[in-house]
RNA sequence: ACGAACGCUGGCGGCGUGCUUAACACAUGCAAGUCUAAGGAGAAAGAAUUCUUCGGAAUUUUAUUAAACUGGCGAACGGGUGAGUAACGCGUAGACAACUUGCCCAGAGAUUUGGGAUAACACCGAGAAAUUGGUGCUAAUACCGGAUAACAUCACUUUGACCUCGGUCUUUGUGAUCAAAGGUGGCUUCGGCUACUGUCUCUGGAUGGGUCUGCGUCUGAUUAGCUAGUUGGUGAGGUAAUGGCUCACCAAGGCAACGAUCUGUAGCUGGUCUGAGAGGACGAUCAGCCACACUGGGACUGAGACACGGCCCAGACUCCUACGGGAGGCAGCAGUGGGGAAUAUUGGACAAUGGGGGAAACCCUGAUCCAGCAAUACCGCGUGUGUGAAGAAGGCCCGAGGGUUGUAAAGCACUUUCAGUAGGGAGGAUUGGUUGCAUUACUAAUAUUAAUGUAGCUUGACGUUACCUACAGAAGAAGCACCGGCUAACUCAGUGCCAGCAGCCGCGGUAAUACUGAGGGUGCAAGCGUUAAUCGGAAUUACUGGGCGUAAAGCGCGCGUAGGUGGUUAGAUCAGUUGGAUGUGAAAGCCCCGAGCUUAACUUGGGAACUGCAUUCAAUACUGUCUAGCUAGAGUAUAGUAGAGGGAAGUGGAAUUCUGCAUGUAGCGGUGAAAUGCGUAGAGAUGCAGAGGAACAUCAGUGGCGAAGGCGACUUCCUGGACUAAUACUGACACUGAGGUGCGAAAGCGUGGGGAGCAAACAGGAUUAGAUACCCUGGUAGUCCACGCCGUAAACGAUGACAACUAGCUGUUGGAGCUGUAGUGGCUUUAGUAGCGAAGCUAACGCGUUAAGUUGUCCGCCUGGGGAGUACGGCCGCAAGGUUAAAACUCAAAGGAAUUGACGGGGGCCCGCACAAGCGGUGGAGCAUGUGGUUUAAUUCGAUGCAACGCGAAGAACCUUACCAGCUCUUGACAUACAGAGAACUUUCUAGAGAUAGAUUGGUGCCUUCGGGAACUCUGACACAGGUGCUGCAUGGCUGUCGUCAGCUCGUGUCGUGAGAUGUUGGGUUAAGUCCCGCAACGAGCGCAACCCCUAUCCUUAGUUGCCAGCGCGUAAUGGCGGGGACUCUAAGGAGACUGCCGGUGACAAACCGGAGGAAGGUGGGGAUGACGUCAAGUCAUCAUGGCCCUUAUGGGCUGGGCUACACACGUGCUACAAUGGCCGGUACAAUGGGUAGCAAUAUCGCGAGAUGGAGCCAAUCCCCAAAACCGGUCUCAGUUCGGAUCGGAGUCUGCAACUCGACUCCGUGAAGUCGGAAUCGCUAGUAAUCGCGUAUCAGCAUGACGCGGUGAAUACGUUCCCGGGCCUUGCACACACCGCCCGUCA
Repeated sequence: ACGAACGCUGGCGGCGUGCUUAACACAUGCAAGUCUAAGGAGAAAGAAUUCUUCGGAAUUUUAUUAAACUGGCGAACGGGUGAGUAACGCGUAGACAACUUGCCCAGAGAUUUGGGAUAACACCGAGAAAUUGGUGCUAAUACCGGAUAACAUCACUUUGACCUCGGUCUUUGUGAUCAAAGGUGGCUUCGGCUACUGUCUCUGGAUGGGUCUGCGUCUGAUUAGCUAGUUGGUGAGGUAAUGGCUCACCAAGGCAACGAUCUGUAGCUGGUCUGAGAGGACGAUCAGCCACACUGGGACUGAGACACGGCCCAGACUCCUACGGGAGGCAGCAGUGGGGAAUAUUGGACAAUGGGGGAAACCCUGAUCCAGCAAUACCGCGUGUGUGAAGAAGGCCCGAGGGUUGUAAAGCACUUUCAGUAGGGAGGAUUGGUUGCAUUACUAAUAUUAAUGUAGCUUGACGUUACCUACAGAAGAAGCACCGGCUAACUCAGUGCCAGCAGCCGCGGUAAUACUGAGGGUGCAAGCGUUAAUCGGAAUUACUGGGCGUAAAGCGCGCGUAGGUGGUUAGAUCAGUUGGAUGUGAAAGCCCCGAGCUUAACUUGGGAACUGCAUUCAAUACUGUCUAGCUAGAGUAUAGUAGAGGGAAGUGGAAUUCUGCAUGUAGCGGUGAAAUGCGUAGAGAUGCAGAGGAACAUCAGUGGCGAAGGCGACUUCCUGGACUAAUACUGACACUGAGGUGCGAAAGCGUGGGGAGCAAACAGGAUUAGAUACCCUGGUAGUCCACGCCGUAAACGAUGACAACUAGCUGUUGGAGCUGUAGUGGCUUUAGUAGCGAAGCUAACGCGUUAAGUUGUCCGCCUGGGGAGUACGGCCGCAAGGUUAAAACUCAAAGGAAUUGACGGGGGCCCGCACAAGCGGUGGAGCAUGUGGUUUAAUUCGAUGCAACGCGAAGAACCUUACCAGCUCUUGACAUACAGAGAACUUUCUAGAGAUAGAUUGGUGCCUUCGGGAACUCUGACACAGGUGCUGCAUGGCUGUCGUCAGCUCGUGUCGUGAGAUGUUGGGUUAAGUCCCGCAACGAGCGCAACCCCUAUCCUUAGUUGCCAGCGCGUAAUGGCGGGGACUCUAAGGAGACUGCCGGUGACAAACCGGAGGAAGGUGGGGAUGACGUCAAGUCAUCAUGGCCCUUAUGGGCUGGGCUACACACGUGCUACAAUGGCCGGUACAAUGGGUAGCAAUAUCGCGAGAUGGAGCCAAUCCCCAAAACCGGUCUCAGUUCGGAUCGGAGUCUGCAACUCGACUCCGUGAAGUCGGAAUCGCUAGUAAUCGCGUAUCAGCAUGACGCGGUGAAUACGUUCCCGGGCCUUGCACACACCGCCCGUCA
C1' cells in the first nucleotide's frame, strides 16, 4: 500500500468502490425507437351536423386517442467484456501529390414531365406452430423512364507555375455521361403568389473515419536459419483509396546474431502503488485507443458494419412440437444456477446532464441521476465534562508493613454533539413549456412563421432531503491485538519436552515475564488482528551503485573475423553535443496558490509540470566523418648476443635385464618379522663376450627457452621467437576480441611395429576380526615409435590481455656504454628472473614497478548450500566421454580469513616413586571388615572410576534407630501465646509385654506495693507444633579432586576493523611466573617463597613433683636425706644458616659446581597453609534453607524383631605358610598419652581371664607400663613342637538383660595354607620393613582410625617408553571441546 478474504467486535454521517474465479450456462422483466407536418385504407372511442322506424344509420370533423402497414431517419451511438492479439494493436511524432465523410455550417444553381406496380385491406387456402401460398383493390418524399444542367466525372487538346521528375495546381476548346419530391401554414382575383421546411447537383468548411511511415513496446538460443505470392518489375482486375490486395508473365530476390523464424505469456496507454532518486511491480474504478459479442465462416443494407439486443450457412448446447418442422444467444440493467476464500436490488425516475426521432408538443432512453445492501477503502464525529481520598468495597500481588487497579468508581455540580420525538425548511429549476403583450425580420399585409424582451401560470425521482429550532435525559453507543529479544508493555496460578506457542532466534523435561487462565500494563481504536500478493529496506543483478589470489567467479593457451576503443597538427563539415524559438505532449490524476460543502475526505478555478517527440535558427571546444601532414605507438632493414625453443637424420657411454662360456657351492631373495618365489637339472656371487629396448647421472642453479602444454647425452641439416647497439625507412599500419580456427600433460581409443626396466588389471604370500588395501614375489594392457582420434587436469601465480603512472634495497641470467691503478674492478643503462619492503590496497592472510596500488580500453565469468556440472534436448566423438545446461524437492545455513582454548598414536624443553633400579606387599588360604547381589515383614538411609567400598559409623545386645510387626496417643515428646485448676514433687498397691490406666500416702514452698507475680504440673479451646518425607539438578555452609601443580589475572599504555594480542613470549636459571638480562611495554594483585608451630646445636634465666657431677648423711639396695644448678630434663627468651666466605663455570648477571668452617649447607627435616577455576563432583540424614508433600499420620510413645541373613562376586586388612623361625628359661632399654561414677600399686587366691582388698594419686610426685633385641637351651624341614580356623566342654567380666547378637580365659579339637596366574599397590632415610605402646569413641566390645617411640635397610645408570602435569610451537572440518566430529553399509 490493497477491487481483497478470514477471525473477534460493531454507534452515526459524508464520499468512493464492489465476480480479480467459469469469454460457464441462463428462467423472468426491462435495456431502440420515433415521425400522421411522407402515404393510403379500415375499425374503435370522442365531438359536431343531418336523417330516424328512436334500435340506429350516414356524413363531416381535426392539432383528439390507440394498434398495425408502406415510407423516412435512427438502430454502426450509448452500455458490456478483455477471450484473442507481441501486431502499425497501442504510445509518440509525422505523411496521404493515394482517400472518404449521413445529419451540421457557408456559398452557387435547380426542384420539370410521365409511367407501371405493391403492402396494408378483402376473399379463398396450407400448417400444431413459426410462418406462408393464390386471386383481387390502392397511395406516396416507395420504385422506374424522359427533359434540362456544369463550376462535377471521363477522353482529347491547350497556357503557365511548382516540386519528389511524373505528378499536382492553373488555363482554352470540343465531345460523352449523370438530378430531383414533395409537405404544412397564410393570402387568393382560384390562374397563382408567398413563408417555413424537405429534395437534387456542385464547391468549400467542420467533425468523424480509412491508409502509410520513423521510433518505442515481455520471455526463452535447450528456437539459427526463415520465406514461394515469398521479394521486386510490367500489365490487368479490385477498392473510397495506395499496395501481391488478387491474377498472368518476367527476374531471384527478401528477412536474420542490432536475434529473423518458432515457443510461452499478455489487450495497450494516460496512470496506480512503492522508492531519496534511478528504478521495480501493476494496468480495478475514471479517461483515450483496440478487439470481441454462443463457436467458426460469409456477405447484404447503408454515409458509416462485415453489425451485442440484423440476415445466411455450418457446429455445440438449450427449449417447443401434433415428429412433419420450428425457436434461441445477459461479455446491456437487475436476477438465477454453477465455480470460488470472495463481490450487492429481479428498486425509483426521466426532475437534472446527455442521446435518438419529430416543425413542435412530446415519446423512448437499466446511458444517466438517485435510492437499497456491504466497516470494503478513505475522511469526520461521538460513546460525556468538572470535581471527588475514607485513597471505599471487590480483584490481584505481597518481604504481612503494604502496594496496585485508582480520581478510576460511588457521591456532588454541569453539558446535550450524534441517535430519539416534534415543528419549520433552502438549493439542485429555468436559458424549458404555455398564455398574454411589445419590438424586429420576411411580406402587399396588422396574416403565418421566426427571433428578442416582458408579465402570469407550470414541471423534483432523491425526499419524512441538507439545514434550523424546541424537548427529555448521562441518558442509547468499545473493542481487538500484544506484553522473551527484534518491539512499546510484568506478575501470579495451572501445566510439566505433555498440552501447546512460533515472523526469525527459539520457549515447554516442577519455581515458564515465551504454553493456558487471571490481575496489571502497552499499542491502535469502530475497528483490531491474521493470511495472500506488490514495492521498500536489498549496494541481495550494482545505469545511478557490486565483484572475480584464498569466500561464488579469469576461458588451458595462442592467432584472428565482426564489434568496441584508439597517438599528434591543421583545415572542412555539423551527424553526435550545447543553446534559443515554434508545434505537440487530450482531459482527469500528481504538485503549488485559491474557492465550495461547519472541518476533512470529496468537488472545483487558475498555474506549474508532463524530464518526450518533431520542425527550425544558431554555436563548433570535444567525439565522429572527409582532406592534407607529423613521428613519440607499431613495423621493416643492418650488425651482433644467449638459450633443455621446435622438426628430421645420425652417433655415444654408464646401468638394468636376457643369452652363451668360464670359476665356484648352497643358498639367494625379501621383510617390522616372514612366506610365496629362484636354486644341486648348479642359483646367487665373480670374469669375458653378445643381444635388445628405454632413459640420458655429474654439470644443475628460487639458472635458461617457449603463448601455454612443455623442453635436458652428443653431432649435422631445416626453422620460430626474444634481446642489444646505431642509423635509415613506412607513417597510426594499433589494442582487445563474441562467433571461428589452431595448439594442448597424463590417461584412454584405432591400425601397424616394438617391448629392457617399470607396472593398472590379475595370481600367490603375508598383515588383519575381515583386508577385494597399505608390505612382499610374480605379472598383462600400457609406458616407446609411426599415423589418426580424444580435448580434459590443483591445464595454478588457484591472479585475462594491452598501455600509462607511483620510494627503494639485495641476489641472479643475457647484452651495451663510460672509466680504468688492469684486481676475480667501479659507475650507468636495458631485457628477464627471485627475496625483502615505503605509500597505497585488502575481511584478514597478504600484494607491493613482474601489484592484489592509481587509471584507461576490450573480452570472459559470478549472484546462498545441496540436488548438479546432474537429467532431457542439441552439437562433437569409433568408444570412453566432452561441451552447452535446467527443474522439482530440500536446508538455514554452506563458505573465507583470523582469534582463544581443548585435542593430536605432531615437534621441542622440563617435572613427579611416573618409568627404570631396589625393598616389601595385594591378587591364591583362613578369618575380620566394607560393598554389590540375593534373601527377608524389615534386612533403614547415603557414598559408586581415579576422587565409593576398616567410607558417614571416634565403636547397632536394649537405647542408638531413621527400618519391620503389634499395641497405643492426637494441641501432641518439644516452642510461643489464652482460660481454668493445682506448688513442684513424692510413697504404696493393682492390671498390662510395656507405653499406659486406676487407686493411694506425704507435701502447701519463693517474691510481693497484698491487687498479684515467677517457675513447674494438669485440663480445655484455637492459632500451631512435628516430619532422618521429596528435590544436593532450586540453595547457603562445609568437603573432595586436578594439586602444594605454578600458575591465574588486572590498571594504564601500545598494536589490531574486531575477536584479541602485548605484559605472561625470548636467552639463561630455579623446587617455583624463583631470579637475572633483553624487549612497547610500565606497574600491580591472588598464588610461590618468607613470616607461624614442632624438631636438630648452643647460650641466658628459672630449678619442683624433674636431675645428681662434686661435698656430706643413711641403707642390703634405691636422689632415700642434707644440699647443689654443673649435667639430663622441663619451659620461657635468645643465638645460629644468609650462597655470608674461598675457588671454578657463566654474559663483569642471575645462578650452578666444588671446598672451608659449622650441630646443621644451599627451601636442614616435618607440619599448618590449597590461587583463578574444573567436575550441575559429595552432602536437604550434622546444621541452615526456598518450593512441594503428610496432619487421629509420612507426627509421638512402647514391646519384640531387624540393620549381625548367605549360593556367590569385589575392595581393604589381620594371621600365616616357618629355622633371619617356633617353644622354654634368663635378662635390658622408651615415648606419646590417660586417670576420681577413675587409674589402681604392694599383698592374698585362681592354671588363667580375673576375684578379694585397697596404699597412693585430681598427677614431671601415685598408677596404667613395653615388645622385638640380647644370652642360654630345644625343635631339624615335616602339613611339623609351623599354622591356627572350626567345633565340643568349662569359665571370667561388663551390663535391667549377652538366645538371635559381646569380649576374654582354660581344657580338648587341629581345617585351609608349603610364598600365590593374568594383573596390580606402597616406599628415596631415621624412609621402607619390623616390634610393641598409648588415646578417642566406650558400661562392655578394635585385626579399624589417630598418635608414640624401639630396631633399622636396599637402590636411583638414566628420561627411550607407560601415567599425570607445566611452558613454547604446529595442524585442526573439535568448542558438550577426541568419551569430539563424522563417512559408508546393514537392521